THF (Tetrahydrofolate) riboswitch aptamer, 111 nucleotides, folded computationally.
Of the family's consensus pairs, 82% are formed in the model.
The prediction has a mean pLDDT of 77.
It matches the Rfam family "THF (Tetrahydrofolate) riboswitch aptamer". Gene Ontology term of the family: tetrahydrofolate metabolic process. For this family Rfam cites "The structure of a tetrahydrofolate-sensing riboswitch reveals two ligand binding sites in a single aptamer" (Trausch et al., Structure, 2011).

Formats: sequence, C1' cells, structure tokens
RNA sequence: AGCAGAGUAGGAACCGGCGCGUCAAGUGCCGUCCGGACAGGGAGUUGCCGGACGGACGAAGGGCAGGACAUGAUCCAGCAUACCGCGGUGACGGUUCCGCAUCCCGCUGCU
Repeated sequence: AGCAGAGUAGGAACCGGCGCGUCAAGUGCCGUCCGGACAGGGAGUUGCCGGACGGACGAAGGGCAGGACAUGAUCCAGCAUACCGCGGUGACGGUUCCGCAUCCCGCUGCU
C1' cells in the first nucleotide's frame, strides 16, 4: 500500500409467559418544537430513536346484569370478576436476521 474481516446504538420477524384496551386507549399516518444516540478515538446528516403539543383517519365482539315500549335479529344507558375472541396493543425474556449514512484515524488476518 492492496484485499478480507471483527465489533455499537438501534431495528425487524417469530416464540413465551405477564399485562393493557375492547367503556377505544394503544398502534399506524401528518405537522411543529425540544432532546438523545450512532462500533476503539474524532467529526457527523436530509438518516435513526425518544418526548411534548396539535391535526386527519379509525375498530369485533361474544358475554353479564338493568331500563323503555313499539315486544323486536328492537332501542337506551351500564359492567372488564371469569371464559372464547379481537387489537398493524405494551414492556420484558429467548432465538434468528439486519446494522458506523458518510469522512479521517485505529484493531485482526492475508499479501
């Protein structure tokens, strides 16, 4: 000097038990503001993550007990203790995969 490689934050999928919602929060989408992290060192984005506020959209109940009168596959307003479901549901644990935007230096192997 050339070639190859390791390793982060974080992300995704699946599995597990425990919760939350089903009385609609959460998830997902958009905007504004603020903050944070990005391999061993330095720098760091129009990328990533989080928070606050605002906006648009939007659902799967079954069940339980009550009321009304028009007595019905009716309507009204309740309930989350249990069970079966449902939710692009939450954090946690496990497995697998992806993974410095980029720049400089370094580390390991080979030549």